[in-house]
Molecule: small-subunit ribosomal RNA
Organism: marine eukaryotic metagenome
RNA sequence: UUUUGAGGAUUUGAUCCUGGUCCAGGAUGAACGCUGGCGGCGUGGAUAAGGCAUGCAAGUCGAACGAUUAUCUUCGGAUAAUAGUGGCAGACGAGUUAGUAGUACCUUGGAACCUACCCUCGAGUCAGGAAUAAUCCGCCGAAAGGCGGACUAAUACCUGAUAGUUCCCGUAAGGGUAAAGGCAGUUUACUGCCGCUUGAGGAGGGGCCUCGGUCCCAUCAGCUUGUUGGUAAGGUAAUGGCUUACCAAGGCUACGACGGGUAGGGGAGGUGAGAGCCUGACCCCCAACGACGACACUGAGAUACGGGUCGUACACCUACGGGUGGCCGCAGUCGAGAAUAUUCCACAAUGGGCGAAAGCCUGAUGGAGCGACGCCGCGUGCAGGAUGAAUCACUUCGGUGUGUAAACUGCUUUUCUGCCGGAUAAAGCUAGGCAUUUCGGUGCCUUGUUGAUAGUACGGCAGGAAUAAGAGGUUGCAAACUUCGUGCCAGCAGCCGCGGUAAUACGGAGACCUCAAGCGUUAUCCGGAUUUAUUGGGCGUAAAGCGCACGCAGGAGGCCUAGCGGGUCUUUCGGUUAAAUCUUAGGGCUCAACUCUAAGGCUGCCGGAGAAACUACUAGGCUAGAGGACGUUAGAGGGGAGUGGAACACAUGGUGUAGGGGUGAAAUCCGUUGAUAUCAUGUGGAACACCAAAGGCGAAGGCAGCUCCCUGGGGCGUUCCUGACUCUAAUGUGCGAAAGCGUGGGUAGCGAACGGGAUUAGAUACCCCGGUAGUCCACGCCGUAAACGAUGUCUACUAGCUGUUUCGAGUAUCGACCCUCGGAGUGGCGAAGCUAACGCGUUAAGUAGACCGCCUGGGAAGUACGAGCGCAAGCUUAAAACUCAAAGGAAUAGACGGGGACUCGCACAAGCGGUGGAGCAUGUGGUUUAAUUCGAUGGUAAGCGAGACACCUCACCAGGGCUUGAAAUUCUGACGAAGACCGUCUGAAAGGAUGGUUGUCAUUUAUGACGUCAGGACAGGUGCUGCAUGGUUGCCGUCAGCUCGUGCCGUGAGGCGUUCCCUUAAGUGGGGUAACGAGCGCAACCCCUAUCUUGUGUUAUACGUGUCACAAGAGACUGCCACACCAUAUGUGGAGGAAGGUGGGGACGACGUCAAAUCAGCAUGGCCCUUUGAUGCCCUGGGCGACACACAUGCUACAAUGGCCAGUACAGAGGGUUGCCAAGCCGUGAGGCGGAGCUAAUCCCUUAAAACUGGUCUUAGUUCGGAUUGGAGUCUGCAACUCGACUCCAUGAAGUUGGAAUCGCUAGUAAUCGCGGAUCAGAAUGCCGCGGUGAAUACGUUAUCGAGUCCUGUACUCACCGCCCGUCACGUCAAGGGAGCCGGGAAUACUUGAAGUCCCGCUUAGCGGGAUUAGGGUAAGUUCGGUGACAUGGACGAAGUCGUAACAAGGCACGCGUAGCGGAAGCUGUGCGUGGAUUAAUUCGU
Repeated sequence: UUUUGAGGAUUUGAUCCUGGUCCAGGAUGAACGCUGGCGGCGUGGAUAAGGCAUGCAAGUCGAACGAUUAUCUUCGGAUAAUAGUGGCAGACGAGUUAGUAGUACCUUGGAACCUACCCUCGAGUCAGGAAUAAUCCGCCGAAAGGCGGACUAAUACCUGAUAGUUCCCGUAAGGGUAAAGGCAGUUUACUGCCGCUUGAGGAGGGGCCUCGGUCCCAUCAGCUUGUUGGUAAGGUAAUGGCUUACCAAGGCUACGACGGGUAGGGGAGGUGAGAGCCUGACCCCCAACGACGACACUGAGAUACGGGUCGUACACCUACGGGUGGCCGCAGUCGAGAAUAUUCCACAAUGGGCGAAAGCCUGAUGGAGCGACGCCGCGUGCAGGAUGAAUCACUUCGGUGUGUAAACUGCUUUUCUGCCGGAUAAAGCUAGGCAUUUCGGUGCCUUGUUGAUAGUACGGCAGGAAUAAGAGGUUGCAAACUUCGUGCCAGCAGCCGCGGUAAUACGGAGACCUCAAGCGUUAUCCGGAUUUAUUGGGCGUAAAGCGCACGCAGGAGGCCUAGCGGGUCUUUCGGUUAAAUCUUAGGGCUCAACUCUAAGGCUGCCGGAGAAACUACUAGGCUAGAGGACGUUAGAGGGGAGUGGAACACAUGGUGUAGGGGUGAAAUCCGUUGAUAUCAUGUGGAACACCAAAGGCGAAGGCAGCUCCCUGGGGCGUUCCUGACUCUAAUGUGCGAAAGCGUGGGUAGCGAACGGGAUUAGAUACCCCGGUAGUCCACGCCGUAAACGAUGUCUACUAGCUGUUUCGAGUAUCGACCCUCGGAGUGGCGAAGCUAACGCGUUAAGUAGACCGCCUGGGAAGUACGAGCGCAAGCUUAAAACUCAAAGGAAUAGACGGGGACUCGCACAAGCGGUGGAGCAUGUGGUUUAAUUCGAUGGUAAGCGAGACACCUCACCAGGGCUUGAAAUUCUGACGAAGACCGUCUGAAAGGAUGGUUGUCAUUUAUGACGUCAGGACAGGUGCUGCAUGGUUGCCGUCAGCUCGUGCCGUGAGGCGUUCCCUUAAGUGGGGUAACGAGCGCAACCCCUAUCUUGUGUUAUACGUGUCACAAGAGACUGCCACACCAUAUGUGGAGGAAGGUGGGGACGACGUCAAAUCAGCAUGGCCCUUUGAUGCCCUGGGCGACACACAUGCUACAAUGGCCAGUACAGAGGGUUGCCAAGCCGUGAGGCGGAGCUAAUCCCUUAAAACUGGUCUUAGUUCGGAUUGGAGUCUGCAACUCGACUCCAUGAAGUUGGAAUCGCUAGUAAUCGCGGAUCAGAAUGCCGCGGUGAAUACGUUAUCGAGUCCUGUACUCACCGCCCGUCACGUCAAGGGAGCCGGGAAUACUUGAAGUCCCGCUUAGCGGGAUUAGGGUAAGUUCGGUGACAUGGACGAAGUCGUAACAAGGCACGCGUAGCGGAAGCUGUGCGUGGAUUAAUUCGU
C1' cells in the first nucleotide's frame, strides 16, 4: 500500500488419474472484410539505416570595420539595404535505432580534471607597428573555381610597457604570459552603458574511475603477448598499457572466461490475485549514428546531420579537360510491403540564436488538413396507438410469430439547414506621467499597437422527425430455432466434429441472441497454464533414480562457553530513488476521455544508531555422531596353487548280432569294414548331483566339489583411546552379466552361421540328424542389459504378530537341548498413515531433514549433425523440420482365448433308420427369354411367403383401349327420374357406333335425392425406402437367467445382493453370509391323456346295460418305511397304488441379441408417377411350367422280413346343403345313370392298411422296379395346346443298398402301415392331424458342437469375422547425407597503401624520408547459408501386394542387451527380467 485468485470441451463401452491440445478475458503504432451520422482528446513509415526531383528547416550584429547602392536633403547629413573583413551562434534544437552484450544503460559511491555565454568579488583597459579581403586592373577555365599586380580599415594580426600576486613552471631560489574598443549624454575630459584583459569563487554543463544489476547457446572449455604487473619516458584538460623502451611471467575461467547468435538501455507499457511473464510506439532521460569507411582542423565544447580532406559505392552536370551531391530535418516522390497522412498556415503564444534595442531568423513550436487507428461522449426521436392491418415465415390448417412494431394522433429539436452575434488565449512593445530604489531596476496609471488558429468554439432566432444502423452469431463449449434446398456433393470448422434423402452444424429465408458507429477475421503478448511449480509439481507401475561404488570442489552439519557483529533484525534516523506515469483526495473543460493541484507510492541502493537469539568467523572445552584398540564369530566375499569322484566323448581290446537312433508320425544319420548293448584299460576337456534352504556372503555385476597359502568387508561383547575427524556428491576415478573384438592356447559336451531331413500353400522357422565361430584358460579391449525392489544415499521418529540366519546375556543343566530377553541380517501378514488405484506399511511408497541425479504430450528419435571414447561392433552426449489430438497408468463391466474348474443338452458315445449314388416330384441358384413378376440367402433361405399358378389370381411381357378414371368424398353447370330388357354392325376381347321396347321419384315453382355428361378439388399405385416406422415373426431357447428398492462397500465406473458349500430339470430348495426384501422368468394355476366314482342319456344296443358320450369330482403330496448326508435341503432303495418323485403331451417364450425378416397380408412418415406413349384402370394372348448345369427337401425303389393272387379280421380322428351321396343298374376301369338318407353319436364319405390264412414266384435287372413313350378314354371347367388329375391297353429306362461327408430319434419313441382335413370347379410324393403294428441302445463325459456358472489373461468394446506388425508398389511433404557449384561473416599471413597526424632531414611559402592507417590484392583455411544429379530413412495418404510378428499359453510365452542370418514382419544362439498363462510340489502366512 492492497482485499484480490471461477472454469469448460476433448483419450474410454463406462470410471478415476496422468497428460497434452483447444475455448471463454484483457491488450495493440496494427492490417483485412462488411458497414459508416457528429464532436472532443490522442495517435499515424514497425518493412528497404533503400534511392531521392522541388521548396523550406541557422542565422544575426552597421552600437566592431572599410566600401557600395537607393531615397530624402536644410548639402552638414539622415534613413533603408547590401557583398566582404570581424564577432557570436552554427557541438543546441530536429531525426533515426544501423551498430553496441558493455568505453552503452540503470543504480551506489569516488578523485586526478575542464568549462564560452551567466552570477559574485578584485585589478586593469597604456604606447606603437606590419598586413589583408572588399575594390580596381590583367589572366586561366564550359562550369565549379583559381592565379598575378596595385590600394585600404577594424573589437582581425603583431611588438613593447605595466602586473610580477592569489595565475603558469619550479621543493625553493628564481623565471614567465595581458588587453579593444564602440555607443549615448553633458560638454572637451568627464560620466553612464555595452565590451576587452587578468585573478579568485559560484551555478549549470561535461570528461574519468567504481560496487551491484543487465538475453540465449557448453552440440562454444579453455582464452590472452600490450597480454598481467613494475620502472622510466611520452601523451592528455585529467587518472591509466592510453603509447613506447626495459624487466618479471603473469592475468581471466565451471560463480561460465573465450566464441557464436540476438538486441540500443532506462523511466515505463501490457497482462496477472500476486510472484512473475512479455514489450521498449507516442512523452521524458541517457547513449550511438548521419550514404559506407578513415582522418584531423577550428573551437570553451566536435573527431562536427544541412563544416573540411581522402578512399569506396551510387547518382547528376560536362565543351570530356574536369566538377557536383548526401531528406535516419518538415512536406513530398519512387521502390519494397498487409500497411502508416498535407509538397498547408503562422511566428500571435512558449522556447532558442544574434543584437544595446527595435527587430530578424526559427518545418523547434503553436495550429489547421487526411485516416473510425485508439479512448471518451452524443445522436439516429419521445408518448399514445389492436381490427393485434398487410407483407413475410411457420402451421397440428384451428392458428402462431414478426408486434405497439407499422399506419395514424400528439409532442420535442440534441443533431441538421438558414440567418445574426461572437471569444478566452495578450503577457508584452512604443510614448508619457507618478511612486520607490541597492540607481541595475521595480510597481501603478494614461495613450497607441500586436491573433495563425477563426468569423472557429460558444450563444440567440427560425424551420421541420426532419439528415443518420450495421456487423457477427444461433449443435455443445456459449446467449440465441424453425422451414426449404442440397445429398460424404457443394461446403463448414477454434476444439470435439457436421454433410452418404427427414442436416437446429452446409446454402437461402423467417425468427431470435450479442455488441453497436461499429462489428467480425487474422497476427502478436499476458492470462486461464499449479503446463518449469520461489509462492506452487513430480520420479514403484503414467515421462522421470545414473548399473554400482570411491571421492576433489560445492551444499548441509552434534553439545557447552566466550568474543565479534559479515549475514540477520528494528514502530530507529538521514540521503537518494528526475519529471511524467500509478493510487487517493480536490479542482477545470456542459459530462467523460483529457488536464491541473496536493498527498502517498515508486517494493531499490547508500550511510548513521542499536540488538546479539540464529547463522558465519575466531578461541576454548565435551562425547551421544564418526573412527580406533582388545576379545570373539558366521560366510558359494576375492586371488593363486593343488587335488577328487560321478557323468560324457574318444581310443584300444574282449563278448555278441542286426539292427540302432530319432519323431506327433517319419526321414536324413550310424551299422555286416560288426553298430546299439555289455566288460576292461587308457586319454581328454568342461561342470561340480546329494548337502541345498523361504539359507549365506558381497557396493553392484556376481559367488557353490575338497585342501592349502595370501587377502577385503561385516556382526556381537566389553572396557579403553581420538574428539565432529560427519553426510551427500557435479566434473573425475575405479569396478561392471552375457554377447562381441585382438594375440596365443584349449576344445568333451552344447551350439549362432551353415548343410541335410521333415512339416507346410510356402517354411530363409518351430521338430530331427550333423556342425563352425563361440562357450574354457592367459593377457588386453569393449562398458552395455527388464544392470529390476522397474523403489538414489544418509539420519531420526511412528502398533504389532509370526518364520528363518547369526552373535550375546539370563535361566537351566555334569554338559547340551528347551525357555526368556537384547542386537545385526533376511521373509510373510498386517495398525495408523500414504496412494489415481494396484498396493506400500520399522527392510515405507508413512512423518521429517540433508545432498545428488532425472522428468515436462505422442511420433519423428535415443535418430541426424557436431564432439569425445573404441581395433571394430558401437557407446556417451543429443536436436529440429514435419505430423497427430491424443499417447499413457490403474481399476470396472462385458466379449473372446487353439486358458482352467464345475455342470448340462440325441452334443458325443451305444443303437435303429435315413440323406449323399438312381428315376421322378417340389423349391432354389445359374442360364435363357419379350417376360421367365416380387420377396426369403450360413446356422435362423431353398415341399419358404404359396393351406392349391390352365383364364382369374397377377404384381411380369406383347398388343388393343380409357383419362375425375374400376371403386370414394365434394363443388359448379347442363341434361334427365333412376333403371331394366332385346338387338344390329365392327372387333381377339375390352371397347366403339347405333336401333328398339319398357320405365318416368318427392315436393309448393324454386329445390332436394339419384343418374349421365363437362369442368375443378381429388382419386389410384403389389412404385422406392423394413437402414424412417407400427404390428407380427424367426434364432439364441423352455436355456435359467435378467433386474429393482433400501442398505452397505468403493473417489468413481461399479460391486455386494445373484458369490461360496450341498442339492435340483430349474437363481429349485437348504446352510452359511453386509445384506434384507421384491419383480420379470422357473414351477404351479389352464387344456388333452392314463385310473376310479357320481350324475345325465340325443345316439349305439343283443333292451340287460356300457372298455360309449357328455359333465362334475376323487387320486400323487417324497404322504409312509429304511439308509446316506450339517441327521437341513435332498438323494438311494422299498411298500402301497392305475400312475412315484415334473406320470406323458400341449398352450405359455424373461431382460435382451442379430439396423435378422416383412412397406407384396395390413397400417403408416417421407419421396416418386399421373392433361394423351401413366408406375393408374380395362381386355386378349403369352409368361410365372423354359433347361448344358449345381444345390436343398421329399416320394418310389433296388426286392424273398419280399412281389403277385385268393380269403378272413381289427381303428381313431375328421368332413358334408353351391355339399356328402346310399341301395340298385351300366361300363374292364376312371366313371355314368339313379335318386333313398343326412343341416349329422341318427345318413353319407367309409371296404382301413399293414396283419393273419392259403397258393405262387426262387435270386434274375426277375412275376423286382416303375420312369418314359404310343394308342384309347373319363371328369372338372367359357376353355385342359402351351399347362390339370384320373382310367384301360401296350411300352418297361435308371436302379442290385450308394465316396468324402452328413441328418433324425431315448418309448408307445424310432421304424413301418394306412385314414382324414384345410386350400379347392378341377388339380398333393407337400402341409396339418389321426390311429394300427411296434423295437434296439445309453459304459460314460476324455475329445467334437452348443449352452450356463465361477476363476484367470487381454493391446478386443463394430467386442476374435476383433485388433494389429513390417517389406514392396503409387502419390504428397519436410528433413539429414551428397560429387560439387554459388554467396555472406569474422579473423590470420604476405603485399600494396590515400588523406591526415606525429617524428626526422634538407637546398624550408616548400620538398624528401619514416611511423601509423582506411581501403585494395594474393594465399591457405574457418564459419554460416543457398542450390545440387543421386541414393537414404521419416511422416501422411482410397478398400493396392506379400505374409501373420504382437495382444489369449496369440497357437514356438513375451521382452531387454548382444551376435549371426533372412523378401518382410522376423528367426536362432547366449546371459538376464516377469511387465508369463496353466498344472503340480515345497515352505510361510491368514